[in-house]
RNA sequence: ACCUCAUCCAGAGGGGCAGAGGGAACGGCCCGUUGAAGCCCCGGCAACCACCGCAGAACCGUUAAGGCCUUGCGACACGGUGCCAAUUCCGACUAAAGACAGCUUGCUGCUUUUAGUACAGAUGACGA
Numbered sequence: 001a002c003c004u005c006a007u008c009c010a011g012a013g014g015g016g017c018a019g020a021g022g023g024a025a026c027g028g029c030c031c032g033u034u035g036a037a038g039c040c041c042c043g044g045c046a047a048c049c050a051c052c053g054c055a056g057a058a059c060c061g062u063u064a065a066g067g068c069c070u071u072g073c074g075a076c077a078c079g080g081u082g083c084c085a086a087u088u089c090c091g092a093c094u095a096a097a098g099a100c101a102g103c104u105u106g107c108u109g110c111u112u113u114u115a116g117u118a119c120a121g122a123u124g125a126c127g128a
Base pairs, nucleotide, nucleotide: 002127004125005124006123007122008121013042014041015040016039017038021031022030023029026091027090028089043084044083045082048080049079052074053073054072055071056070059067060066088120092117093116094115095114096113097112098111100109101108102107103106
């Protein structure tokens, strides 16, 4: 780097070195010399995995004790990741409702909200 699945409107920053970029890409809009990226230290958030408890189904076991796998719920935060400006910062399409403008007077344009569906991306887990 790849496949599949889940989640993405919540949450959580100080210091040191460094010195001009950063927010994935494009556009917008932001952040940044009152210090960007990057590296290091310390801290924190969350709970995907692991660990622990309970419950249920399948399978193994002799119909038992029990075992194994998996699912759900709960707890934990020692371990493996992740994250700590702005909803993934915003963006596409469809439908409904509303405001405004135009005129052909019920349509068009624009915009807002709500609901749904994608695209791209991020993170985790399993697999190859």

A computed fold for a 128-nucleotide RNA from an Actinomycetota bacterium, annotated as SAM riboswitch aptamer (S box leader).
The sequence was found by an Rfam model in a public genome assembly.
NCBI's taxonomy places the organism under Bacteria, Bacillati, Actinomycetota.